[in-house]
């Protein structure tokens, strides 16, 4: 000095299951199971749809998507292990920058 990287800003990507009574409410997992506002309809809410928000993730990329209404344990079901998977996709080689024992590169000694 390169490099890496907590952390922070700025910019991007993403989901929102499942069970019970059943347009709501209550439980379950989980990082998050759709907080707010508008908008469109409606007796009224719910759905949809735009924004915002909170989470979680940005190539070191299983965040999230596709395969899939997949296979195989287990579960009341979801969710949880394994596969599938060295699979196909997937959004910043942004910017500041604490810290760095060893290693690695350079350069003197």
């Nucleotide at each position: 000095u390169c490099c890496c990287c907590a952390u922070c800003c700025c910019c991007g990507g993403g989901g929102a299951g499942c069970c019970a009574g059943u347009g709501c409410u209550g439980g379950c997992u989980g990082a998050g199971a759709g907080g707010c506002a508008g908008g469109u309809g409606u007796c009224a809410c719910g759905c949809c749809c735009u924004g915002c928000g909170a989470c979680c993730c940005g190539u070191c990329g299983a965040a999230c998507c596709u395969g899939a209404a997949c296979c195989g344990a287990c579960u009341a079901g979801c969710a949880u292990c394994g596969g599938c998977g060295g699979a196909g996709g997937g959004a910043g080689u942004g910017g500041a920058g604490c810290g760095g024992u060893c290693c690695a590169a350079a350069a003197a000694a």
The RNA shown here (TPP riboswitch aptamer (THI element)) has 109 nucleotides and comes from a Sphingomonadales bacterium. It matches the Rfam family "TPP riboswitch aptamer (THI element)". Rfam 15.1 lists 16,130 matches to the family in 8,693 species.